[in-house]
RNA sequence: UCAUGAAGAGUGGCCGAGGGAACGGGCCCGAUGACGCCACGGCAACCGGCUUGGAGACGAUCCGAGUGACUGGUGCCAAGUCCCGCCCCGAGUCACGGGGGACCAUGA
Numbered sequence: 001u002c003a004u005g006a007a008g009a010g011u012g013g014c015c016g017a018g019g020g021a022a023c024g025g026g027c028c029c030g031a032u033g034a035c036g037c038c039a040c041g042g043c044a045a046c047c048g049g050c051u052u053g054g055a056g057a058c059g060a061u062c063c064g065a066g067u068g069a070c071u072g073g074u075g076c077c078a079a080g081u082c083c084c085g086c087c088c089c090g091a092g093u094c095a096c097g098g099g100g101g102a103c104c105a106u107g108a
Base pairs, nucleotide, nucleotide: 001108002107003106004105005104010040011039012038013037014036018029019028020027023085024084025083026082041077042076043075046073047072048070049067050066051065052064053063054062055061086100087099088098089097090096
C1' cells in the first nucleotide's frame, strides 16, 4: 500500500488472577480455574502446491476458475473486530435502526 474481517473450528495438561489490543463508556469471560503456555485435534483458504480456461508465436510472464483424501508457509478456534466513541441517512433531540469512516487484526 492492497485485500479481507456477520461464517467456521476444542479437548487434555501446567499455571494461578485477572482477561476481552490501547484510552473512555458499556457488556461479558473468570477459583466449576479465565488469560497465558504446552500437546493433540480442528477451522479457514491469504500465500504456496496441484488441476484447469484464456492472453502471450514458444518461453518467461499475466488474468481467471476449481481443489484441503494438499503431511506446505502463516493465521485462527467465547460473544460481529464483543458493542459504542467520528460523519451521514431515517424531518428535529434522546434512544433505536441502516450506511460509511477511524482504530485494530490477519495475509500478501
SAM riboswitch aptamer (S box leader) from a soil metagenome, 108 nucleotides, folded computationally. It matches the Rfam family "SAM riboswitch aptamer (S box leader)". About the family: The SAM riboswitch is found upstream of a number of genes which code for proteins involved in methionine or cysteine biosynthesis in Gram-positive bacteria. The sequence is in RNAcentral, with records from MGnify. The coordinates come from a structure-prediction model, not an experiment, and the mean pLDDT is 83.